[in-house]
């Protein structure tokens, strides 16, 4: 120095919920708030879950369009440096 790993330290992010705004919706953005997180930084590529719409007598299935990275697999990048 690099990989792996995650003690300590400096910090970082921000669940539920509340308020405001956007969206048919899942959900997103901002403020408050902290459940937690060693990538809870970024990427919808694979799986999964959720929403809308079409079809249908209804439902289911199916097709299409979206959403969730704090569901998971993976890719890229990254602070610190004990065992």
């Nucleotide at each position: 120095u690099c990989c792996a790993c995650g003690a300590a330290a400096a910090g970082g992010c921000a669940a539920a919920c509340c308020c405001g705004c956007c969206g048919c919706g899942a959900g997103g953005c901002g403020g408050g708030g902290g459940c937690g997180c060693a990538a809870a930084g970024c990427c919808g590529c694979g799986g999964g879950c959720c929403u809308c719409c079409c079809c249908c007598a209804a439902g289911a299935a199916g097709a299409g369009a979206g959403g969730c990275g704090g569901c998971u697999g993976g890719g890229c990048u990254a602070c610190c440096g004990a065992a």

A computed fold for an 83-nucleotide RNA from Rubrobacter sp., annotated as c-di-GMP-I riboswitch aptamer. Its mean pLDDT, the model's own confidence on a scale to 100, is 84. NCBI's taxonomy places the organism under Bacteria, Rubrobacteria, Rubrobacterales, Rubrobacteraceae, Rubrobacter.